[in-house]
RNA sequence: CAAUUUCAAUGGCUUAAUCUGGCCCAUUGGCUAGAGCGGAGGAACCAAUUUUUGGGGCGAAUCUUAGGGCAAGUCUAUUUGCCAGAGAAGGGGAUCUCUCACCCCUAGCCCGUCAGCUAACUCCGUCGGCCCUGAGGGAACGUUCU
Numbered sequence: 001c002a003a004u005u006u007c008a009a010u011g012g013c014u015u016a017a018u019c020u021g022g023c024c025c026a027u028u029g030g031c032u033a034g035a036g037c038g039g040a041g042g043a044a045c046c047a048a049u050u051u052u053u054g055g056g057g058c059g060a061a062u063c064u065u066a067g068g069g070c071a072a073g074u075c076u077a078u079u080u081g082c083c084a085g086a087g088a089a090g091g092g093g094a095u096c097u098c099u100c101a102c103c104c105c106u107a108g109c110c111c112g113u114c115a116g117c118u119a120a121c122u123c124c125g126u127c128g129g130c131c132c133u134g135a136g137g138g139a140a141c142g143u144u145c146u
Stems, first nucleotide, its partner, number of pairs: 011131004018035007036126006046116001054114001055111004062088004068083005089106005095139007
C1' cells in the first nucleotide's frame, strides 16, 4: 500500500413489519398499552349454484412447453414427479414519479372438509434478510455554508 474477514457506529434497501409511553433488565433484550401500517372472518343486495378431481388463505412468487436428462408405474399404450432450458406474465434495484437500457427474483408457509362479496362487529401480525444502477424529464423535501 492492497485484499479478505470480524465488530461497532452512521446512512440506507427489501418487507405490513415502524414509532411512542410505562415496567423489568448488564442490554442490541423481555413484558405491557397505544398510534401507524398490514391481514383474516363476518349481513342485506349482487354473484355463484358443481361440493375427493376436495376446497381455501398469506405472498410478486403463476402459466405454457414439441423436445432433453433422471425416477416411479405400466403387458402395450398412456401417465406422474423432479432437474436443466425456452416463452408469456408478475415483482425488486437507495426521496417520489415517468421513459429507456441493464441486472436480479418468481420462494416459502398456513387452515384442516370449511370460508364468494360484505355495513356493523370480531380476531390476528408488526418478523426476518441484506448493502442491489445508470441516463434523461418532472415534482417536492432534507443537510451544510453564507